[in-house]
The prediction has a mean pLDDT of 82. Predicted 3D model of a 72-nucleotide RNA (transfer RNA) from a Deltaproteobacteria bacterium. The RNAcentral record of the sequence draws on ENA.
RNA sequence: UCGGGUGUCGUCCAGUCGGCAGGACGCGGGGUUUUGGUCCCCGAGACGAGGGUUCAAUUCCUUCCACCCGAG
Numbered sequence: 001u002c003g004g005g006u007g008u009c010g011u012c013c014a015g016u017c018g019g020c021a022g023g024a025c026g027c028g029g030g031g032u033u034u035u036g037g038u039c040c041c042c043g044a045g046a047c048g049a050g051g052g053u054u055c056a057a058u059u060c061c062u063u064c065c066a067c068c069c070g071a072g
Base pairs, nucleotide, nucleotide: 001071002070003069004068005067006066007065010025011024012023013022019055027043028042029041030040031039048064049063050062051061052060
């Protein structure tokens, strides 16, 4: 430099004819327990950045950024 892939709560992962972003662990509160742990209930919390298309974008197009793989 060229090609391909990935980027979603604190962490690890889902999420397609474009239409309310979900799960596990973790965190906060409550219940149970002598206390802690386990278990049960509730809650907060995210689409890498900009632009475009659209009534509507995590999703489609585009430019960047970061990381991974390959080629030179």

It matches the Rfam family "tRNA". The family's RNA type in Rfam is transfer RNA.